[in-house]
Context: one part of a larger RNA
RNA sequence: UGAUUGCUAAGGAACUCGGCAAUACAGCGACCGUAACUUCGGAAUAAGGUCUGCCUACAUUUGUAGGCCGCAGCUAAAGAGCCCACGGAACUGUUUAUCAAAAACUCAGGUCUCUGCUAACACGAAAGUGGAUGUAUAGGGGCUGAAACCUGCCCGGUGCCGGAAGGUUAAGGGGAUUGCUUCACGGUGAGAACUGAAGCCCCGGUGAACGGCGGCGGUAACUAUAACCGUCCUAAGGUAGCGAAAUUCCUUGUCAGGUAAGUUCUGACCCGCACGAAUGGAGUAAUCAUGUGGGCACUGUCUCAGCGAAGGACUCG
Numbered sequence: 001u002g003a004u005u006g007c008u009a010a011g012g013a014a015c016u017c018g019g020c021a022a023u024a025c026a027g028c029g030a031c032c033g034u035a036a037c038u039u040c041g042g043a044a045u046a047a048g049g050u051c052u053g054c055c056u057a058c059a060u061u062u063g064u065a066g067g068c069c070g071c072a073g074c075u076a077a078a079g080a081g082c083c084c085a086c087g088g089a090a091c092u093g094u095u096u097a098u099c100a101a102a103a104a105c106u107c108a109g110g111u112c113u114c115u116g117c118u119a120a121c122a123c124g125a126a127a128g129u130g131g132a133u134g135u136a137u138a139g140g141g142g143c144u145g146a147a148a149c150c151u152g153c154c155c156g157g158u159g160c161c162g163g164a165a166g167g168u169u170a171a172g173g174g175g176a177u178u179g180c181u182u183c184a185c186g187g188u189g190a191g192a193a194c195u196g197a198a199g200c201c202c203c204g205g206u207g208a209a210c211g212g213c214g215g216c217g218g219u220a221a222c223u224a225u226a227a228c229c230g231u232c233c234u235a236a237g238g239u240a241g242c243g244a245a246a247u248u249c250c251u252u253g254u255c256a257g258g259u260a261a262g263u264u265c266u267g268a269c270c271c272g273c274a275c276g277a278a279u280g281g282a283g284u285a286a287u288c289a290u291g292u293g294g295g296c297a298c299u300g301u302c303u304c305a306g307c308g309a310a311g312g313a314c315u316c317g
Stems, first nucleotide, its partner, number of pairs: 001312001004309005010303002014301001019298001027052001029051004037042001039146001053068006069073001081296007088288002093105002109144007121130003149281002152213003157210002159206005166201003172195002177190005214232005241275001242272001253269005
């Protein structure tokens, strides 16, 4: 002097990005008791409290000897800290072997779409194999992600689906006309009209398909605001719900709560730079080595350090 480890007066998070770390509480023992909320199962070992041997004799640092009862008198070690509120994901599960365990992935459930069996689809020049020794209550693919409440408007563009008409359109068919060559028969070229599939154009449908969901001006008997009116544009102008949010730039928005003091937090407001409905919307019991804020208990995290232990570096030899 650092690493490991033990103890500490008074205070008790004043430390710090943050109670990180370390304590403390701590027997899923007995008895009592147990809230909000809830999908009625839970939450729950919630929280909180009491007990954890008793009697007699001797000793009294606390033990020795004997006895008694009950289903149950932990303790050598090991063996939950708890509560309140909010965000996220329903849950158990999975993941970046070796800086990320999560709100990411999965999931049951929902929905769309393809597939009639030599299935679709996948691997493979092919044979063949998987799908499947399955058969639409089956199999493949996409999106969403329990349950409960819901899922609005737009088909103009793109995609997909349907459409016995019409337009356009390849090779092929067709052969008017015509070139070269030959004495001739013939041979060999060019080639108009017409015919000619899918596709595209065209017509319609389709959003839990890709996607999209306005601007300006004026108006009420205080002021302010604008239920209302006008106008332009559009395929249609954002419905319910939520909202300074994991989304809010201005912004530490404004008000309220909590604190002596709060850029964080919670509840509201709505002026949503730039929320919004299966790229799901908004709530929600339970769950979580999840994120955030607060509290009780507790402590060397700190005020502010001090004293030890074993083993190193180091010094001397």
The prediction has a mean pLDDT of 84. The part of an RNA shown here (large-subunit ribosomal RNA, domain IV) has 317 nucleotides and comes from an uncultured bacterium. Rfam family: Bacterial large subunit ribosomal RNA. Gene Ontology terms of the family: structural constituent of ribosome and ribosome. It is recorded under the gene name rrl. The full RNA is in RNAcentral, with records from ENA.